[in-house]
RNA sequence: UCGUGCUAGGCGGGGCGCUAGAGGUGCCCUGAACCCGAAAUCCUCUUGACGCGGGGCCGAAUCCCCGCCCGAGGGCCACCCUGCUUCGGGUCCAGCGCCGGACACGUGGUGUUGAAGGCCGGGUCCCACGCGGCGGGACACCGUGAACCGGGUCAGAUCCUGACGGAAGCAGCCCUAAGCGGCUCGUCCCGGGUGCCGUGGGAGUGCCUGGCCGGAGCCGGCGAUCCGGAACGCGCCGGGGUGCGGAGCUCGACGGCGGGUGCACGA
Numbered sequence: 001u002c003g004u005g006c007u008a009g010g011c012g013g014g015g016c017g018c019u020a021g022a023g024g025u026g027c028c029c030u031g032a033a034c035c036c037g038a039a040a041u042c043c044u045c046u047u048g049a050c051g052c053g054g055g056g057c058c059g060a061a062u063c064c065c066c067g068c069c070c071g072a073g074g075g076c077c078a079c080c081c082u083g084c085u086u087c088g089g090g091u092c093c094a095g096c097g098c099c100g101g102a103c104a105c106g107u108g109g110u111g112u113u114g115a116a117g118g119c120c121g122g123g124u125c126c127c128a129c130g131c132g133g134c135g136g137g138a139c140a141c142c143g144u145g146a147a148c149c150g151g152g153u154c155a156g157a158u159c160c161u162g163a164c165g166g167a168a169g170c171a172g173c174c175c176u177a178a179g180c181g182g183c184u185c186g187u188c189c190c191g192g193g194u195g196c197c198g199u200g201g202g203a204g205u206g207c208c209u210g211g212c213c214g215g216a217g218c219c220g221g222c223g224a225u226c227c228g229g230a231a232c233g234c235g236c237c238g239g240g241g242u243g244c245g246g247a248g249c250u251c252g253a254c255g256g257c258g259g260g261u262g263c264a265c266g267a
Stems, first nucleotide, its partner, number of pairs: 001267006009058003012030005020046005034055004064260006073251004079246002082243008095234002098229005105223003108219003117213008125202006131195002134191006141182004150175004158167003
């Protein structure tokens, strides 16, 4: 150096979580890595714990072990920036927003189909009266209305009388009183949540409207500017929570570089 047979070892690793701690099952990253079985109020362990039970393959190197680099991804912290949220504070001599006012610069509206202003009227408002309407009442009118105790006439029946004649009177019929009902045509009285009504008087200039004079402005919605104000909805200040990004610390897969590691026999 070559060949054969073995052995250590390997056939994935890592972060988080769980745990007194370690590994596994769980979640995630890496990326390609033998098979079967059990494992969450769980399985196997104990200072090195880097799984347990059973089977299979590779095997001293691309593959195993060690160191360094890179760095997917995770964890810690809460320093910086920024967003959201929550609690509290706070000014009007500062901002946005809010309220009130001024002005008439812009804009808008209106005006020679006549603005402002002035004068004269009407309506809307109040009072009184009239008329109408509505409601109520009284009268008038119509109807009805009394077993006897209202009226008239009173058949029959009754009574008085010697007679002529007379008396009281039920039913019926007619009428009427109180009452009951109808009517709204008529007369009168009363009332109002009554009227596109009339007459007279008043109040008043808010609104609407007519006429005359007048002859170019007027209004103030929005913006600008100015003045005053309230409140904390923002902005502002302080505290808490949370998210993106950055800084710091830490673990670290895959990958890269360097180094290390056998035994026996034969040639």